The RNA shown here (Bacterial small signal recognition particle RNA) has 100 nucleotides and comes from an uncultured Dehalococcoidia bacterium. Model confidence (mean pLDDT): 82 of 100. It matches the Rfam family "Bacterial small signal recognition particle RNA". By type it is a non-coding RNA gene. The sequence was found by an Rfam model in a public genome assembly. Of the family's consensus pairs, 96% are formed in the model.

RNA sequence: AGCUUGGUCCCGCGCGGCGAGGACUCACGAACCCCGUCAGGUCCGGAAGGAAGCAGCGGUAAGGGAGAACCCUCGGGUGCCGCGGGACAGCCGGGCUUGA
Numbered sequence: 001a002g003c004u005u006g007g008u009c010c011c012g013c014g015c016g017g018c019g020a021g022g023a024c025u026c027a028c029g030a031a032c033c034c035c036g037u038c039a040g041g042u043c044c045g046g047a048a049g050g051a052a053g054c055a056g057c058g059g060u061a062a063g064g065g066a067g068a069a070c071c072c073u074c075g076g077g078u079g080c081c082g083c084g085g086g087a088c089a090g091c092c093g094g095g096c097u098u099g100a
Stems, first nucleotide, its partner, number of pairs: 001097008009086006015079002018075005024067003028063001034059004042051003
């Protein structure tokens, strides 16, 4: 110096990771306008019985709280990650050849 091949650049796909939200689990959580059971009492009835139903108790809803992992969604100046395609003005690296 030449040839060639990569990286840096762009696009797409994928993998992992980070963050947020959701789902999930647990406990709490309704004077009444949720459910169940309804003491007492109330009402109907001659009675037998029945009806509604407060408190209490139990279960939950909305809701906020706590929580590892898995799952879903979204996001990035995430990753000395992968694959494919493109561009190549430059820069960096490898191989081969030739000359000095």